[in-house]
RNA sequence: AUCCUAUCAAUAGCGCCAUGUGCCUGUUGCAGAGCAGCAGGAUAACGAGGAGAGGAGAGUAUCGAACAUUCGGCGGAUGCUCCUCCGUGCAGACCCGGGUGCGUACACAGCUUACAAAAUCAGCGGGCGACCGCCGGACAGAAGGGCUGUGACCGGGCCGA
Numbered sequence: 001a002u003c004c005u006a007u008c009a010a011u012a013g014c015g016c017c018a019u020g021u022g023c024c025u026g027u028u029g030c031a032g033a034g035c036a037g038c039a040g041g042a043u044a045a046c047g048a049g050g051a052g053a054g055g056a057g058a059g060u061a062u063c064g065a066a067c068a069u070u071c072g073g074c075g076g077a078u079g080c081u082c083c084u085c086c087g088u089g090c091a092g093a094c095c096c097g098g099g100u101g102c103g104u105a106c107a108c109a110g111c112u113u114a115c116a117a118a119a120u121c122a123g124c125g126g127g128c129g130a131c132c133g134c135c136g137g138a139c140a141g142a143a144g145g146g147c148u149g150u151g152a153c154c155g156g157g158c159c160g161a
Base pairs, nucleotide, nucleotide: 014075015074016073017072020043021042023041024040025039026038027037028036029035030034046064047063048062052085053084054083055082056081057080086103087102088101089100090099094157095156096155097154098153106151107150108149109148110147111146112145113144121136123134124133125132126131
């Protein structure tokens, strides 16, 4: 220095599989190329986006891609609702109290703009096998960025005119 193993951490569109499958391997029985039992396996969501702090709650938690088991479920989850605290927009130079929206931070509309992985194809590797992995090139939408427009409090203090 490299490789292997173990442990820890990180990674939450994340983990898991009782069930499913004219799935795989071994084995036993019947038997005839199949069925059944047992044991062990394989498969079962492709990325993008998403967290102020704490508590509680309800459950189909945003977006598109796909040859669609990405079926069906279980658990979790950065989404949603409520409460408290903090921060921030509504102020035009500043502050305080309240209200309201939001969470590096107002809403709506229009125009514009950026961004993916899998599948597939080419190459390579692992497994008896079902099947799995690595590498290279491609393609989204939403949130987001930019511009424009419209609309965004009440009371008090201070400063200025």